The prediction has a mean pLDDT of 82.
Transfer RNA from a Nanobdellota archaeon, 71 nucleotides, folded computationally.
It matches the Rfam family "tRNA".
RNA sequence: GGCCGAUUAGUCUAAUGGCAGAACUUCUCGUUUACACCGAGAGAGCGAAGGUUCGAUUCCUUCAUCGGCCA
Numbered sequence: 001g002g003c004c005g006a007u008u009a010g011u012c013u014a015a016u017g018g019c020a021g022a023a024c025u026u027c028u029c030g031u032u033u034a035c036a037c038c039g040a041g042a043g044a045g046c047g048a049a050g051g052u053u054c055g056a057u058u059c060c061u062u063c064a065u066c067g068g069c070c071a
Base pairs, nucleotide, nucleotide: 001070002069003068004067005066006065007064010024011023013021018054026042027041028040029039030038047063048062049061050060051059
């Protein structure tokens, strides 16, 4: 330098263009003499900027970061 892939919650990870979901974690309550386990509930997220579209996590472009292959 060229090609390919990935980026979603604190962590990990889903999501045919139509309500962003799960697990762990955090908080509250219950339970317990207490802690843990367990039960109930709550909070927390689409890498950035544009474009297409009635509607974008999803499609297109550019940029950033990371990984792989070739040279």